RNA sequence: CGAGUCGACCGGGCGGCCGCGGCGGUGCGAGCCGUCGAGGAAAGUCCGGACUCCGCAGGGCAGGGUGGUUGUUAACGGCAACCCGGGGCGACCCGCGGGAAAGUGCCACAGAGAACAGACCGCCUGGCCCAUGAGGCCAGGUAAGGGUGAAACGGUGGUGUAAGAGACCACCAGCGCCCCGGGUGACCGGGGCGGCUAGGUAAACCCCACCCGGAGCAAGGCCAAGAAGGCGGGCCCAGGCCCGCCGCGCAGGCGUUCGAGGGCGGCCCGCCCGAGCCUGCGGGUAGGCCGCACGAGCCCGGCGGCGACGCCGGGUCGAGAUGGAUGGCCGCCACCCCGGGUGACCGGGGGGACAGAAUCCGGCUUACGCGUCGACUCGCCCG
Repeated sequence: CGAGUCGACCGGGCGGCCGCGGCGGUGCGAGCCGUCGAGGAAAGUCCGGACUCCGCAGGGCAGGGUGGUUGUUAACGGCAACCCGGGGCGACCCGCGGGAAAGUGCCACAGAGAACAGACCGCCUGGCCCAUGAGGCCAGGUAAGGGUGAAACGGUGGUGUAAGAGACCACCAGCGCCCCGGGUGACCGGGGCGGCUAGGUAAACCCCACCCGGAGCAAGGCCAAGAAGGCGGGCCCAGGCCCGCCGCGCAGGCGUUCGAGGGCGGCCCGCCCGAGCCUGCGGGUAGGCCGCACGAGCCCGGCGGCGACGCCGGGUCGAGAUGGAUGGCCGCCACCCCGGGUGACCGGGGGGACAGAAUCCGGCUUACGCGUCGACUCGCCCG
């Protein structure tokens, strides 16, 4: 310099103007002042938990999930390290990685035959026929050779045979059992014996081991109106006006010209209006509040561990809406690209995405940008 592999980080800063939500202060109030105000994925809602209500003696069945080992964790299908298999020269990557010798099922097309195999061609033996081509037919043997296929029931060499065959032998591969050594373990290394060979598929049923009660913050709890009220919207020179919607149930008492109740009024009389009014209880509707922002929290340092992670010390408080706030514009700067310059630097233009809390937390997956940094591998060149 080129080609790659892996990991980490960032997702702009400052100022001004306008706008929105929470909290605090102030004000009768509109408002004003102060302060705080999205993310690495807030997303998909795919796993796991906290929390809440319901259920629950214990065990089992059914159903669902997980699946190399050891760790880690509140838990997990996450993560770490390692093992085994596969890929790459390598850094490194990939694995939906228990059991196919418990049983059952399935294995397309091609092919004679697809699982206690299979005679299509070929090879070999015997018989017969035509009558001498090394032809045809029949019976039998044969898995060494050919051919089909993703896969044809170990491989190579030899013995053997009519031709052949683990039929037998040697070596190799593979399988099962036993022993020794190493490792916590998955597993690795070595030795012996056995029978000669065992196909694939469990994201097919199934078997084994382990795990799992159900529903979810619209969980759940509290307060609590009833026509002199409540809710929503609009106007809004500022506490009013306008429009729309709603009007629970039970019981008792009083009353409808024998006048309950209301208005005028300090009270009585009086005058006027007049059919409903008063009290209690209940559920908990409208509505409000809590849950709900201190938590497996975040930052820094030290220690233990290869690591995931754990322990200790110090510091810190960082959104809380409920039709749902967190936005827009301008200027300067930073970053990257382009041009000029040996260089410090200068000039101009351009770029910035995906998305967006709604009970909270740990993961996974997916989306995405102007970008930045580190470690390592391979190749070439120079000193």
Model confidence (mean pLDDT): 76 of 100. A computed fold for a 383-nucleotide RNA from Actinokineospora guangxiensis, annotated as Bacterial RNase P class A. The organism belongs to Actinokineospora, within Bacteria. RNAcentral holds the sequence, with entries from ENA. The gene name in the source record is rnpB. Rfam family: Bacterial RNase P class A. The family's RNA type in Rfam is ribozyme. Rfam links the family to the GO terms tRNA processing, ribonuclease P activity and dimeric ribonuclease P complex.